Small-subunit ribosomal RNA, central domain from Streptomyces chumphonensis, 351 nucleotides, folded computationally.
RNAcentral holds the full RNA, with entries from ENA and SILVA.
Rfam family: Bacterial small subunit ribosomal RNA.
The source organism's lineage runs through Bacteria, Actinomycetota, Actinomycetes, Kitasatosporales and Streptomyces.
[in-house]
Context: one part of a larger RNA
Parts: sequence; structure tokens; C1' cells
RNA sequence: UUGGCCGUAAAGAGCUCGUAUGCGGCUUGUCGUCGCGAUUGUGAAAAGCCGGGGCUUAACCCCGGGUCUGCAUUCCGUACGGCCCAGUUAGCUUUCGGUAGGGGAGAUCGAAAUUCCCGGGGUAACCGUGAAAUGCGCAGAUAUUCAGAGAGGUACCGGUGGCAAAAGCGAAUCUCCUGGCCGAUACUGACGCUGAGAAGCGAAAGCGUGGGGAGCGAAAGGGAUGAAAUACCCCUGGAGCCACCGCCGUAAACGUCGGGAACUAGGUGGGACGAACAUUCCACCUCGUCCGUGACGCAGCUAACGCAUUAAGUUCCCCGCCUGGGUAGUACGGCCGCAAGGCUAAAACUC
Repeated sequence: UUGGCCGUAAAGAGCUCGUAUGCGGCUUGUCGUCGCGAUUGUGAAAAGCCGGGGCUUAACCCCGGGUCUGCAUUCCGUACGGCCCAGUUAGCUUUCGGUAGGGGAGAUCGAAAUUCCCGGGGUAACCGUGAAAUGCGCAGAUAUUCAGAGAGGUACCGGUGGCAAAAGCGAAUCUCCUGGCCGAUACUGACGCUGAGAAGCGAAAGCGUGGGGAGCGAAAGGGAUGAAAUACCCCUGGAGCCACCGCCGUAAACGUCGGGAACUAGGUGGGACGAACAUUCCACCUCGUCCGUGACGCAGCUAACGCAUUAAGUUCCCCGCCUGGGUAGUACGGCCGCAAGGCUAAAACUC
């Protein structure tokens, strides 16, 4: 490069934004560099191909045809593409009116429990386990009670429920910021999709400075168990988990399924909104639309498992990625990082 792939066999970047690129609604006019048909010129001869002919035949030679798939020129056509101009409204954006939400940030604030502390009252145990021991307690513990302190997390509600691009987000109130959905169909008029690089966000652990430190608790110590016990169980416990600022940039970052658009049987449960019904209001029921989220299930697809309007079905556009196992996501080099390390990424050799 051609071809085939990427749920589980190798393979979707953790996620978003966005530059270049690629691709791109409907309609008229225009243009022809795109595509189709025709004209003219050229595309040397020989060779090769097809059909004949000549040497006794063949090789060889001769004739004719066709080809040389091309390039240029002129003409026609306008399905198709580009450019320019104009218009349109189904995509996109804005406006107006609603609406659900643990969406984000900051501030304020609440209760119960755990631990510590002051005091009261009180006596011999408490804790822990399969059973124990270490541990704690007559220097008065545990259990009980009044007052106080501090930290962290928010019981019930809580739900294959909600929101968010992903990571993720649960007490309450206030302020600010922001995304979605529905309705109206007022504005704009293709302003769109994707996205190499770039940029931003990015769990946990870890790192830097000084704080904070209730509980839990890698490391570490002790007690048990056991043949051993560098473990599981128990008693402790310095980091860390918390808040600020700054790094790190990785995860089974998984739905192991990139983003966008259109189409393709159904029934069932959940959310929001609207309508109708009840003389009015409300709930149920009924109907409708849209969005999201589950479990089933045709056609179709799949190696099978399974997927199946939330596709892994049928198509289109764009990006990323794979090419036997090991060596190896390693070495070297480069870039980034305080470090830990990350990103990029081989080969010899071997099966």
C1' cells in the first nucleotide's frame, strides 16, 4: 500500500474543547478544473494479439485488422461536483414561557454516634475471640450521668432512581455559575459534523511547604493460630485519609462497545410535560408527545456467547487503533516530572 478488523480472540485514546485537514441541508442562476458522449489531431516503425498469405513444415518473413486503455482540441448534456451570487427553513444558534436534578463554586448552619476532657455517683472488672492472650483497670477503669472540646462523615428517605463530558456528585439554608428537557415557533439563516497536533479536566495512591488529626489505618511492634505464619483473627500504631496552595497524569479510567447523522417489528416497567374526563380543585384511570433509563424479544448480524430503535442490524462522514507468542510497554534517544515515574517506542535472540 491492498485487503480485513477493533464487546469477549491483537486492536476505541480516561474525557472534553478546539486549530489545520476531511466531509457536509433544500432551491434558482452561473462556471466547467469534476463526470459522460461525440469531433479533430497525435499516440513512429518493429515486437506482442486476432485473421489471412509465402518459403515442403516450423522457426522466420509478408499483408490486413485491432490495440497502444493516453494527451490535447472543439461541440453537446447538466444526473454529479466545485466556485461565485441570490433565496429558503427541516440542521445549528438565539429569544420567550415552563420544568426535574446528590451538576459546579463559595459562605452560613444542624443533630445523633465515636474519641478526649472537668465534675458527680459507684466497684472490680473491662476489652477481645472459635477459644485465648497481648492490652486496659484499685494511681478507681468498664457501665451511668452533667458540662465542655475537636475532627471527620452525613443514619432513615435511597430506588437496575436522578445529575454530570468523563473523573465523579448524597444533612440543611443562602448567594453565584452552568448544562439538559418540554412548550411557543418570535429571531438568525447551514452559521454544521469530525478532529492530526495544541489546550483543559482527570479516581485512588504518591510528592512539596506549613497546618489539622476524632476515627480508621499500608509500614512497624506485640498476642494468638500453625510444621512454619514475613498472613487470615486480636491489642496497639508513626505515615496517609481532612482543609489551603502547587505537582503527579495514571486505573479492570469498563458498557473492556470513539463521535455524529438517517433508517429498520413489538409488548412491558420508570421520569418529565401536555390534553381530556370529574360542574370547580386534587389523586387515580385514559390518551398523546418528548427525553432519559432498565429488563425481555422478531428480522438481521455474530466463530459462538450474545447484540437487537440506548445495535454488536442496514448505510454515510471523520478520528483513533490492530497485524503470531515471548523478549517488552522493556532498552536507547527525546520530551515532561522535585521524586516516584509518565509519554513516545525498538532490536538481537527465541518458540